Predicted 3D model of a 350-nucleotide part of an RNA (small-subunit ribosomal RNA, central domain) from an uncultured bacterium.
Context: one part of a larger RNA
RNA sequence: CUGGGCGUAAAGCGUUUGUAGGCGGCUCUAUAAGUCGGGUGUGAAAUCCCAUGGCUCAACCAUGGAAGUGCAUUCGAAACUGCAGAGCUUGAAUAUGGUAGAGGACAGUAGAAUUGCUGGUGUAGUGGUGAAAUACGUAGAUAUCAGCAGGAAUACCGGUGGCGAAGGCGACUGUCUGGACCAAUAUUGACGCUGAGAAACGAAAGUGCGGGGAUCAAACAGGAUUAGAUACCCUGGUAGUCCGCACCGUAAACGAUGAUCACUUGGUGUUGGAGGUAUUGACCCCUUCAGUGCCGAAGCUAACGCGUUAAGUGAUCCGCCUGGGAAGUACGGUCGCAAGAUUAAAACUC
Numbered sequence: 001c002u003g004g005g006c007g008u009a010a011a012g013c014g015u016u017u018g019u020a021g022g023c024g025g026c027u028c029u030a031u032a033a034g035u036c037g038g039g040u041g042u043g044a045a046a047u048c049c050c051a052u053g054g055c056u057c058a059a060c061c062a063u064g065g066a067a068g069u070g071c072a073u074u075c076g077a078a079a080c081u082g083c084a085g086a087g088c089u090u091g092a093a094u095a096u097g098g099u100a101g102a103g104g105a106c107a108g109u110a111g112a113a114u115u116g117c118u119g120g121u122g123u124a125g126u127g128g129u130g131a132a133a134u135a136c137g138u139a140g141a142u143a144u145c146a147g148c149a150g151g152a153a154u155a156c157c158g159g160u161g162g163c164g165a166a167g168g169c170g171a172c173u174g175u176c177u178g179g180a181c182c183a184a185u186a187u188u189g190a191c192g193c194u195g196a197g198a199a200a201c202g203a204a205a206g207u208g209c210g211g212g213g214a215u216c217a218a219a220c221a222g223g224a225u226u227a228g229a230u231a232c233c234c235u236g237g238u239a240g241u242c243c244g245c246a247c248c249g250u251a252a253a254c255g256a257u258g259a260u261c262a263c264u265u266g267g268u269g270u271u272g273g274a275g276g277u278a279u280u281g282a283c284c285c286c287u288u289c290a291g292u293g294c295c296g297a298a299g300c301u302a303a304c305g306c307g308u309u310a311a312g313u314g315a316u317c318c319g320c321c322u323g324g325g326a327a328g329u330a331c332g333g334u335c336g337c338a339a340g341a342u343u344a345a346a347a348c349u350c
Stems, first nucleotide, its partner, number of pairs: 003322004007304002012318001014201004021194003025088005031082001033081002035077008049065006091191001092188005097182003103177007110154001115149007125136002162169002206247006216240001220236004258317006266295011299306002323350003332343004
């Protein structure tokens, strides 16, 4: 390399868009590059194979034949692939009418709660723990009532419910905006799938500048615990947590399961449509499309388990793996303000 694999043993890029490339629906015509068949030339000798012969045999040697993946040329075939032309509608897309939704961006508004401040009532404790202490409080706390300020998050509804490519998204209203699904027609006519590079998005933490700062809270301080306690528990508390702009580009970024298409018994929930039956109407019931769960035929699997949302049966394309450690490290490159990210070895060792 061929190969064998990638849910949990090593292995699916965090996700999407998309360039090159690879692959690609049905029918007809033409061509003959791939493909298939025939002829001719070439394919040195020796070697290998076959036959005959020579050394007493053999090894060995001689003669003849065959073979020779291939290359060139020529004559044909036309199923498949390619190329060219003409058409088709089932793949794909568009239009029309509806539907559901925490999909996204911006602006505004609301009510609980925490904290702080002001004032009233009121008096000696409060708080915290396994128990305490640090802490707060007679300069009037905790509790309670009224008012004000400010920031952050949106109880109930809420649901293996919904939406989104993933990350993720949850009060209400408005504006702008992306996608999905369903039904019936119409239009285009293969316009498709995947996707090396590339680009965009990408939780939290972290970084820069400017704001903001209620809560919580790395670091830090104190009190406990303990043999010690640089912890777990308690009292405080700064970055940060929030907003704007710009970086970072990583996660058990997980379904540890790449994308697309086709095929293969079922049962039972639930979400969004459509049709039917029925009805005064809403249900119920039946069928069907799209999602989302559970249980399970066949089959698969080392087992666990998966099982029309496949890890079953096939096809196309991409990514990745190839014993453990050293190591996702060193060096070099690229990116970054930095932190670091990415690409990625070897010696040695078992």
Rfam family: Bacterial small subunit ribosomal RNA.
The full RNA is in RNAcentral, with records from ENA, Greengenes and SILVA.